[in-house]
RNA sequence: AAAAGAAAAAGCCAAACCUGUCGCAGGACAGGGACGGAAAGCCACGGGUCGAUCAGAUAGCCGGGUUACCUUU
Numbered sequence: 001a002a003a004a005g006a007a008a009a010a011g012c013c014a015a016a017c018c019u020g021u022c023g024c025a026g027g028a029c030a031g032g033g034a035c036g037g038a039a040a041g042c043c044a045c046g047g048g049u050c051g052a053u054c055a056g057a058u059a060g061c062c063g064g065g066u067u068a069c070c071u072u073u
Stems, first nucleotide, its partner, number of pairs: 002073004012037002017032006035060001041066003045063003048058003
């Protein structure tokens, strides 16, 4: 450096739901909370879905791009 894996070890993220705020809504943010995750880190490029008050949202829908801990080869 590349590939594979999550058995070990150290950790990380956080579904549904509840509370508050923003928004027409989809949804987002913060706190609580854990269904799960080996990229459930980041990117809206392609497809899908939601929304459409026409701007958008979704990366924890799929694909793709890019970065990364540990172990093994």

This is a predicted structure of a 73-nucleotide RNA (c-di-GMP-I riboswitch aptamer) from a Pseudomonadota bacterium. Taxonomically the source falls in Pseudomonadota (Bacteria, Pseudomonadati). The sequence was found by an Rfam model in a public genome assembly. Its mean pLDDT, the model's own confidence on a scale to 100, is 85.